[in-house]
């Protein structure tokens, strides 16, 4: 420098031929249970879908540019 995979709740993720209300575990708060803790159960909050445009009635999903990560490759006269 090219090519490509990814950026979604704190954490590890899933989420589609664009369409009503953005989810799951496991974490955290509360409540129940227990002498008590720990598991279990039941409730809750917690999210500018990396950022900024563009299409479009309508984007987390299409498109363009950039950030930022992982890999591959190449790094010559």
């Nucleotide at each position: 420098g090219u090519c490509g995979g990814g950026g979604u709740a704190g954490c590890u993720c899933a989420g589609u031929u664009g369409g009503u209300g953005a989810g799951a575990g496991c974490g955290u708060a509360g409540c129940a249970u227990u002498c008590a803790u720990a598991a279990c159960g039941c409730u809750a909050a917690g999210g500018u879908c990396g950022u900024g445009g563009g299409u479009u009635c309508g984007a987390c999903u299409c498109c363009c540019a950039c950030c930022c990560u992982c890999g591959a490759c190449a790094c010559c006269c």